[in-house]
């Protein structure tokens, strides 16, 4: 230089053929239970789905570009 593959919540991932509000498990914070502590139950915070455009009535999802990160070829 070429090519493929990934990019969702602090971590780990789901979202199947574009549709009505973005979710899960751990973790975090209250609270309950406890003599207290962890388990354990309940209930909340926390995401402009990397980013910049484009198609659509509408995009996390589809097309381009870039960033960043993995492999593989030379």
């Nucleotide at each position: 230089g070429g090519g493929c593959c990934c990019a969702u919540a602090g971590c780990u991932c789901a979202g199947c053929a574009g549709g009505u509000u973005a979710g899960a498990g751990c973790g975090c914070u209250a609270c309950g239970c406890u003599g207290a502590u962890a388990a354990c139950g309940u209930a909340g915070a926390g995401g402009u789905c990397u980013u910049g455009g484009g198609u659509u009535c509408g995009a996390g999802u589809c097309c381009c570009a870039a960033u960043g990160g993995g492999c593989c070829c030379a």

Transfer RNA from a Candidatus Pacearchaeota archaeon, 74 nucleotides, folded computationally. The coordinates come from a structure-prediction model, not an experiment, and the mean pLDDT is 81. Its Rfam family is "tRNA". The family's RNA type in Rfam is transfer RNA. Taxonomically the source falls in Candidatus Pacearchaeota (Archaea, Nanobdellati).